This is a predicted structure of a 1409-nucleotide RNA (small-subunit ribosomal RNA) from an uncultured organism. Its mean pLDDT, the model's own confidence on a scale to 100, is 83. The RNAcentral record of the sequence draws on Greengenes.
């Protein structure tokens, strides 16, 4: 928040230690006492109404005693001997009880109550007057006790303790009685409480590092129940503090309580031990105990009464009230029991305590049925829906049960004391034993019998993964979920809501808050080379750890005793409540601390040796090791002289700049500062930072050898102290180069940059500061141990005796590899490996090495170092891709060389805008734009406007009905349509009929070019006809992956050879397929014609098979052959041979895959809309609109044309609703004509470019042909919107086109003509084919595009059109600051200063008071 039967045991202001009305929470004794308000009883008197008597029984008040200092509350203080544990006290008190000793003698005095007066509103007083006591004073008496002097004796702990003689001074008491007792003083003893010391332990912060004057201490005094600066005088200056003093902040503290395997973190409710407070602070008094929760003074707040003078009060006791808050109850009942206070005792008081009440707030326990039942009902929800599945043995029905809960009846324990009446025993307090009478808040409560009856009793979260649970429907980045990851944008198991389910159950979710996981603060049990994280390097303090041998010790260590470690609580093992939870009996813990006894390996201490660690000497050697001071050349720069003339200089180009007043350039000479070529080198030397011409002086250091000497002197090193590279800082010098800052040129969109010409500080010296670097091996010092190779520097030894050496041995500086480490890269005897010791450092990322403080510096600035807020990550090393204005190789009409275009014009045709009732859709970068569409006037049509149909245009099925159908025809009308007339029978029959076709009816299934190509199938583009994609085993690697596939070499190829942890395979490539070039062969008509032979001259006729040429089969290429080169594979060759050479041209064939390309309008198709309409039928109109932008073409611009007349050669198709000949008519489009062919046979069908012969002659033309006008032709229902095509006229733009941009490498570009699909007709200049004629150019890969491999970086992986960094605008969050305003708390200094406490003085007064 939803829900709710019951019963038991627990718990219940964690906030305001905030304010409290009301009633309650501590009295009690008459057997101390003087009495006699209030009741009663008794007795006198009585006017019967009382009156009197304390006389009894009690007893207000009151003196006086004892408790009130316990119980009970709360956690503000407190970080302390407060608590916790363990010791001491030779430095102490202790009422009531307990023991033992000893006493109790005789006097005094006051003051309440009371009476009187008498103040004041009350509270609460004042004067007098008489008075008892267990009330107070003296005096006497001391077993004693205190003091004081002082003797012995024993002890021990240091001062001293304990016994003991003697002297000497001080000090006691109290009655009462019922006669039995109670009481009462002093000593000393237990016993119990309670003081005080002291080890040890007990929270954060060092951005708190210094603190302290009664402070530390000592003498003396005072004061306490006691020590002690606990006080006060004198003396001294000491005390604490990096082992954390102080001073900030936070907290009551402990046994335990939650958790966890422990070890540990959190936390300290309830029960139990301390402590501390009681309205906030003070402060004494009474007492055995208080500085005193329900006692007093007194000062403040605050609340309350008053008659304004002046009083009263303190719930952090029990209920209860506001307040505050998320949140926490009854103004109950009893003293029955337990336990306390008085008392002799009865008893009396007790909100302690037992008990009830409330709260699902926690644990525990029952129950809400049980058993049987399939038609697997019905509903509901879901599906592939005649039907199935699930709800589900679930219900209903049938049979039982009775807990619990209603009734009604019975009905406990808890009670044992004590009083009282008898009896015993004793040490006479006291015990111990019998009777009877009495007493229960809870409560008629547990309980237990008896009736009836399934009867009275299930909700709550989930269901994506984690995490046990799945489907629909609805919503459509909306509403909304969400603990982390994350769902939602029309097919949500995530959202709501349903059915089902699943988990837990009188609860069940959700929030908080703790531990756990999380080894993520690492004691058990982490880490610094690159993820966070080695100080920038030495020296060295304190600490830490420390080589060998012996002896002592016994601190640490171990091991036995002993004390203690409260109980409860947690555990074993039991009993008691029906069971449990609860409750309780016993063990065994309690890890601890203290004492004692022990051992002596280890550590320590302490003493003695010892030499291998360290370190000194003696002899050798090595370095760019530090400092000072000398000293050289070459170079540059500047003077000066010559000499000698126009530039120099500098760039990618260039200009500032320098030069005729003589530069640059060349000598020569001076000078002036800074740096030191060659030698030089993963080469030295140093702690690091750093050192580099040459000498010399001088200081410090490795290292080597071999005796000697010292005897553990050693390692680490937090503060400390020195260094400490450039750069800047102060002061004085220098200043040739060079060069921030500055100027000027340039570059750029800018250029406060790069490039260039100057240039100032600096850079260099002396002397002082600063104090950081990527100060890095990003690897802290030291020491021990662990393979191996190599190559250097510089000692030794061996050997030769000048030499040479896989030689031996130190110290060094470097690469490569093992084990082993590592998270990998990678480290590997100079370890990041195995070990010890010591030091520094780290804990997500950003804020941020910032702010504040403090410290250091002239400053710049360094060091130290953080919170708020935010974010779910950031980081490392490695993997595959992709990307790079990286690198390396290779191709490719990519570029280069060329050859010819588009972009300008007119037009044609698609697109985009725009326009329109419509201008149906669709395709949009390479991969859309003559694309879908290979034929928009109707039709196609999807669009639009208007008219009309609803089982519907078309198909199919069941049923009936009917006979058609074609044809004719009236009226409407734009048609469809609507509404009529006339005609009428196909086929088989057995003559009942049946079947075909068509037509209405009615059912059924429509029908959608309506949306999603981002739900899909199929097809299709692209990259790309690019050379690549991959597996199966093995191998490597912790994986991701990688190996093959890399590499040399070669190719057009991942083509093929070599070699290789591979070693084989599959999809791609290559070839099998077609055509096209040659050759035989075979057939020869419609093809052809060599030779014969006719001819009409036409391969026309015969005839022929040779040839062309058709189409079957076949041959042919293969680096075979030769030379060179090469291991091959391959290459090269103005070789051969062949028609054809190295892929002979051409075409079909497109690997995994990308691009959520493209197509729901070919088709198919899931879901979603539509259903008198988004379907269907018709006329008309769009789609051909047009300022204007684009892509794709055609014509052109001319003369290598144009025109004109003649003339020559094709090749592949097409033709029957076709193609059409010849012949004729027209200038022509054609138009009459009809012969021929389903075509190697006839037709379209005239090939053009080209030839040959003229004509124009450079112009807007004899180029160009747009547009107009008129005249027609054919198509076809029908050319007006909107066809084609012929003829006359008519003659625009346009003289080769900016910037850019496109194709082609050979029979190819360029030309030039032919066909054919679509189709009545054509908007074809378009697509598809087809021959003719026929070049030019490639030295080459730097460069632009694409694209293969391989390598390399990378913070990208929607992958460069990737990521990503500031600023700004606007809101919205947090924080700063702002005239000014209210205002709480705390610390510190100063001022005034109450009770009260001591001490001093004056007055009275006293025996004391």
């Nucleotide at each position: 928040g939803c829900u709710a039967g019951c019963g038991g045991c627990a718990g219940g202001c964690u906030u305001a230690a905030u304010a409290c009305a009301u009633g309650c929470a501590a009295g009690u004794c008459g057997a101390a006492c003087g009495g006699u308000a209030a009741c009663g009883c008794c007795a006198a008197c009585u006017u019967c109404g009382g009156u009197u008597g304390g006389g009894c029984g009690a007893c207000g008040a009151g003196u006086g005693g004892c408790g009130c200092a316990c119980g009970g509350g709360u956690g503000a203080g407190u970080a302390a001997c407060g608590c916790g544990u363990a010791c001491a006290c030779a430095a102490u008190c202790u009422g009531c009880c307990u023991u033992u000793g000893u006493c109790a003698g005789g006097g005094g005095g006051a003051a309440a109550g009371u009476c009187a007066c008498u103040g004041g509103a009350a509270a609460c007083g004042g004067u007098g007057a008489a008075u008892a006591a267990u009330c107070c004073c003296g005096c006497a008496u001391a077993c004693g006790a205190u003091u004081a002097u002082g003797u012995u004796a024993u002890a021990g702990c240091a001062u001293u303790a304990u016994a003991u003689a003697a002297u000497a001074a001080u000090c006691a008491a109290a009655g009462c009685u019922c006669c039995g007792g109670c009481g009462g003083a002093c000593a000393a003893a237990g016993a119990u409480g309670a003081g005080u010391g002291u080890g040890c332990g007990u929270a954060u912060g060092a951005u708190u590092a210094g603190c302290u004057a009664g402070a530390u201490g000592g003498u003396g005094a005072g004061g306490u129940a006691a020590c002690g600066g606990c006080u006060c005088a004198c003396c001294a200056u000491g005390g604490c503090g990096a082992c954390g003093a102080u001073c900030a902040u936070u907290a009551g503290g402990g046994g335990g309580c939650g958790u966890g395997a422990g070890a540990g973190c959190g936390u300290g409710a309830a029960c139990c031990c301390c402590c501390a407070c009681a309205c906030g602070g003070g402060u004494a008094c009474u007492g055995a105990g208080a500085c005193a929760c329900g006692g007093a003074c007194c000062c403040g707040a605050c609340u309350c009464c008053u008659a304004c003078g002046g009083g009263a009060g303190g719930c952090a006791g029990c209920a209860g009230u506001a307040a505050g808050g998320a949140a926490u109850a009854u103004u109950g009942g009893u003293c029955a029991a337990u336990g306390g206070a008085g008392g002799g005792a009865a008893c009396u008081c007790u909100g302690a305590a037992c008990c009830a009440g409330c709260c699902a707030u926690g644990c525990c326990g029952c129950g809400u049925g049980u058993g049987u039942g399939a038609a697997g009902a019905a509903g509901g929800c879901c599906c592939u829906a005649u039907g199935g599945g699930u709800u589900g043995u679930a219900a209903a029905g049938c049979a039982c049960u009775u807990u619990u809960g209603u009734a009604u009846g019975g009905g406990a324990a808890g009670a044992a004391u004590g009083a009282c009446u008898g009896g015993g025993a004793u040490u006479u307090a006291u015990c111990c034993u019998a009777g009877g009478a009495g007493a229960g808040a809870c409560g008629g409560u547990a309980c237990c019998a008896u009736a009836a009856g399934a009867a009275u009793a299930a909700g709550c979260a989930c269901c994506g993964g984690c995490u046990a649970a799945c489907u629909c429907c609805g919503u459509g980045c909306c509403a909304g979920c969400a603990g982390c990851c994350g769902c939602g944008g029309u097919a949500a198991u995530a959202c709501g809501g349903a059915g089902g389910g699943u988990g837990c159950a009188a609860g069940c979710g959700u929030u908080a808050u703790c531990c756990g996981g999380a080894u993520u603060u690492a004691c058990u049990g982490g880490g610094u080379u690159u993820a966070a994280a080695g100080g920038g390097u030495a020296c060295g303090u304190a600490g830490g750890c420390g080589g060998u041998u012996a002896u002592a010790u016994a601190a640490g260590u171990c091991a036995g005793a002993u004390g203690u470690g409260a109980a409860a609580u947690g555990u074993c093992c039991g009993a008691g409540c029906u069971u449990a939870a609860c409750u309780u009996g016993g063990g065994a813990u309690c890890u601890g601390c203290a004492u004692u006894u022990g051992a002596a390996a280890c550590u320590g201490u302490a003493u003695a040796a010892c030499u291998u660690g360290a370190g000194u000497u003696g002899g050798g050697u090595g370095g760019a090791a530090g400092u000072a001071c000398a000293u050289g050349g070459a170079a540059u720069g500047u003077g000066u002289c010559a000499u000698g003339u126009a530039g120099c200089g500098g760039u990618g180009a260039a200009a500032u700049g320098c030069a005729u007043a003589g530069a640059u350039a060349u000598g020569a000479c001076a000078u002036a500062g800074a740096a030191c070529a060659c030698c030089a080198a993963u080469a030295g030397c140093g702690a690091a930072g750093g050192c580099a011409g040459u000498g010399u002086a001088u200081u410090a250091c490795g290292c080597c050898u071999a005796g000697a000497c010292u005897g553990a002197c050693g390692c680490u090193g937090a503060g400390g102290u020195a260094c400490g590279a450039a750069a800047g800082c102060g002061u004085g010098g220098g200043u040739a180069g060079c060069g921030a800052a500055c100027a000027g040129g340039a570059u750029u969109a800018g250029a406060u940059a790069c490039c260039c010409u100057g240039g100032u500080a600096g850079u260099c010296c002396a002397c002082g500061c600063c104090c950081u670097a990527a100060a890095c091996g990003a690897u802290g010092c030291u020491a021990a141990c662990u393979g191996g190779a190599u190559a250097u520097u510089u000692g030794a030894c061996c050997g030769a005796a000048u030499g040479a050496g896989u030689g031996u041995u130190g110290a060094g500086u470097a690469u490569c590899u093992g084990a082993g480490g590592g998270a990998a890269a990678c480290c590997a005897u100079u370890a990041a490996g195995u070990u010890a010791g010591c030091c520094a450092c780290c804990u997500g990322g950003g804020g941020a090495g910032u702010a504040c403080g403090u410290u250091c510096g002239c400053a710049a600035g360094a060091a130290u170092g953080a919170a708020a807020c935010u974010c779910a990550a950031a980081g490392g090393a490695a993997u595959u891709g992709a990307c790079g204005g990286g690198g390396g190789u290779c191709c490719g009409c990519a570029c280069a060389a060329g050859c010819g275009g588009u972009g300008g014009a007119g037009c044609a045709u698609g697109u985009g805008g725009u326009u329109u009732a419509a201008u149906u859709c669709g395709a949009u970068g390479a991969u859309a734009c003559g694309c879908g569409a290979g034929g928009a006037a109707c039709c196609u049509u999807a669009c639009c406007u208007g008219g009309g149909c609803u089982c519907g245009a078309a198909c199919g099925c069941u049923a009936g009905a009917u006979g058609c159908u074609a044809u004719u025809u009236g009226g409407g009308g734009a048609a469809a349509c609507c509404u009529g007339a006339a005609g009428u029978u196909c086929u088989c029959u057995u003559c009942g009929g049946a079947g075909a076709c068509g037509u209405c009816u009615a059912g059924u299934g429509a029908g959608g070019u309506g949306c999603u190509g981002c739900a899909u199938g199929g097809c299709u583009g692209u990259c790309g006809u690019c050379a690549g994609c991959u597996c199966g085993u093995g191998c490597c690697g912790u994986g991701a992956g990688g190996u093959g596939u890399u590499g040399g070499g070669u190719u057009a190829a991942g083509u093929c050879c070599c070699g290789c942890a591979a070693c084989g395979a599959g999809c791609g490539c290559a070839a099998c397929c077609c055509c096209u070039a040659u050759u035989u062969u075979c057939a020869g008509u419609u093809g052809c014609c060599a030779g014969c032979g006719a001819u009409u001259c036409g391969g026309u006729c015969g005839g022929g098979g040779a040839c062309u040429c058709u189409g079957g089969a076949a041959a042919g290429a293969c680096u075979g052959c030769c030379u060179c080169c090469g291991u091959a594979a391959g290459g090269a060759g103005c070789g051969a041979g062949g028609a054809a050479g190295g892929g002979a041209g051409g075409g079909a064939c497109g690997a995994c895959g990308u691009c959520a390309a493209g197509u729901c309008a070919u088709c198919a198709u899931g879901g979603c809309c539509u259903u008198u309409a988004u379907g269907c039928c018709c006329a008309g109109g769009g789609c051909u609109a047009c300022a204007c932008a684009c892509g794709u073409g055609c014509u052109a611009c001319a003369a290598u044309g144009g025109c004109g007349u003649a003339u020559a050669c094709a090749g592949a198709g097409g033709g029957g609703a076709g193609c059409g000949a010849a012949g004729u008519c027209g200038c022509g489009a054609g138009g009459c004509g009809g012969a021929g062919c389903g075509a190697a046979u006839c037709u379209c069908a005239g090939a053009a470019a080209g030839u040959a012969c003229g004509u124009c002659c450079c112009a807007g033309u004899u180029c160009g042909g747009a547009u107009u006008g008129g005249a027609g032709u054919c198509u076809g229902c029908a050319a007006c919107u909107c066809g084609a095509c012929u003829c006359c006229a008519u003659g625009a733009a346009g003289u080769u086109g900016g910037a850019a941009u496109c194709g082609c490498u050979a029979g190819u570009a360029a030309u030039c003509g032919c066909g054919u699909a679509u189709c009545a007709g054509c908007a074809a200049u378009g697509a598809c084919g087809c021959g003719g004629u026929g070049a030019a150019u490639a030295u080459g890969u730097u460069c632009c595009c694409g694209g293969a491999c391989c390598u390399u970086g990378u913070a990208c992986a929607c992958a460069c059109c990737g990521c990503c960094c500031g600023u700004c605008a606007a809101g919205c969050c947090a924080u700063g600051g702002a005239a000014g305003u209210c205002g709480g708390g705390g610390g510190u200094g100063c001022c005034u200063g109450a009770a009260g406490a001591u001490g001093g003085u004056g007055a009275c007064c006293u025996a004391a008071c």